[in-house]
Context: one part of a larger RNA
């Protein structure tokens, strides 16, 4: 000096990011009394808190055994005895209260650094699906869905309950519509190029043919009118679909402010509620409470850099090894150290 413990004057969180650790509390299915706000009336609650617990004697109540007597069981009252101590040991062991935040709750999770406010959840809502269902796996056969049938099944979002969920369909998506425009393969009116065969006309001839034209009939190839669906353009609808929800001036008889007015742009300009928030840069905003003193906490204000209504808004009893703040109790966390026990390190041997 370390590790594991025991004790400690006075103070009692001054320690520290933070009461981390320790102490304290409590008593293991103890008994009696008593218990607040709030509340979804279940709870909160073992709330908080007070008292008792051993033994002896006296005297009651009740019940059972056959009545008296007596015995047993159970339940009261009074008096007394002893000790520091009466669940006298051992094992084993809820500290409590208040105010907020987030998530309703029990539950689940990063096996081995994260247990949470993350996931799930009951509930809500939207979309799809009429059964050989949608959807998923598989090349297919086939299987799951389901030995189910819209009070069912699949998918998305939200996340108990209470009060609610505003405006915008211009863009994107989805649904519906079919008049018009555009439009593929395909169709192929028609026009042209190359080339074969037969006949015929003209010309030239070495009489074998050659060149050019025409008619008929093939093969091949280029262009191409017309017709031609969905889609797109177009017309409507749709936000618990993806998403979005302005600016600048002026104005009231002190000042200040602006119910009011004007103007620009837009599809529409953020409603209710909440708000320096787990969101606030400026910021330690301002005011109040808490402290001797507070960049903290709580309650307000609203100038919301950059809250806002199922990527839900707000309130909420209960719950939480969650997070923040306060108080009581308690303590070697600290002022500030010290002593002891056990085992080490270290020195000597």
């Nucleotide at each position: 000096a370390g590790u594991a413990g025991u004790u400690u004057a006075a103070g009692g969180a001054a320690c520290u990011c933070g009461g981390c650790a320790a102490a304290a509390c409590a008593g293991c299915u103890g008994g009696g009394c008593g218990u607040a706000a709030u509340u979804u009336c279940g709870a909160g609650a073992g709330a908080u808190g007070c008292c008792c617990u051993u033994c002896u004697c006296u005297u009651g109540g009740u019940g059972u055994g056959u009545u008296u007597a007596c015995a047993c069981a159970u339940u009261g009252a009074g008096a007394g005895a002893c000790g520091c101590a009466g669940u006298g040991a051992a094992u084993g062991u809820c500290g409590u209260g208040g105010g907020a935040u987030u998530g309703a709750c029990u539950g689940u999770u990063u096996a081995c650094c994260a247990a949470a406010a993350a996931c799930a959840c009951a509930g809500g809502u939207c979309c799809g699906u009429g059964c050989a269902a949608a959807c998923u796996c598989g090349u297919a056969a086939g299987a799951g869905g389901a030995a189910g049938u819209a009070u069912a099944c699949g998918g998305g979002c939200u996340g108990a309950a209470g009060c609610c969920u505003g405006c915008c369909c211009a863009g994107u998506g989805c649904c519906g519509g079919a008049a018009g425009g555009u439009u593929a393969a395909c169709u192929g009116c028609g026009a042209g190029g190359g080339u074969g065969u037969a006949c015929u006309c003209u010309g030239a001839u070495u009489u074998a043919u050659c060149a050019g034209g025409g008619u008929a009939u093939g093969c091949u190839u280029u262009c191409a009118a017309u017709g031609g669906a969905a889609g797109c353009c177009c017309c409507g609808g749709u936000g618990a679909a993806c998403g979005g929800c302005a600016g600048c001036a002026g104005u009231a008889a002190c000042u200040a402010u602006a119910a009011c007015u004007g103007u620009u742009c837009u599809a529409u300009g953020g409603u209710a509620g909440c708000g320096a928030a787990g969101u606030u840069c400026c910021u330690u905003g301002u005011c109040g409470c808490u402290u001797a003193a507070u960049u903290g906490g709580c309650g307000a204000c609203c100038c919301g850099c950059a809250c806002g209504a199922a990527a839900g808004g707000u309130u909420u009893a209960a719950c939480a090894a969650g997070u923040c703040c306060c108080a009581c109790a308690c303590u070697g966390u600290c002022u500030u150290g010290a002593a002891c026990u056990a085992c080490u390190a270290c020195u000597c041997g």
The part of an RNA shown here (large-subunit ribosomal RNA, domain IV) has 349 nucleotides and comes from a Microgenomates group bacterium. Model confidence (mean pLDDT): 81 of 100. It matches the Rfam family "Bacterial large subunit ribosomal RNA". Gene Ontology terms of the family: structural constituent of ribosome and ribosome. The RNAcentral record of the full RNA draws on ENA.